[in-house]
RNA sequence: GCCUCCAUGGCGAAAUCGGUAGACGCAGUCGACUUAAAAUCGAUCGCUUCGGCGUGCGGGUUCGAGUCCCGCUGGAGGCA
Numbered sequence: 001g002c003c004u005c006c007a008u009g010g011c012g013a014a015a016u017c018g019g020u021a022g023a024c025g026c027a028g029u030c031g032a033c034u035u036a037a038a039a040u041c042g043a044u045c046g047c048u049u050c051g052g053c054g055u056g057c058g059g060g061u062u063c064g065a066g067u068c069c070c071g072c073u074g075g076a077g078g079c080a
Base pairs, nucleotide, nucleotide: 001079002078003077004076005075006074007073010026011025012024019063028044029043030042031041032040046053047052056072057071058070059069060068
């Protein structure tokens, strides 16, 4: 230098053909249970000016993008 793949909450990890984003698990918080705790069960768990915004960053296509296209950044592998 070229090719392929990856990037989604605090962490891991889903989302079939472009059609409700945050499923599910872990961690955290609150509550129930207990003498107390562990375990278990329930709820909650991004930001917000409450209108919305949010999938590494910036653009594009589209009625609609995590998904498709272009550029960039970072990481993994391969070729030279």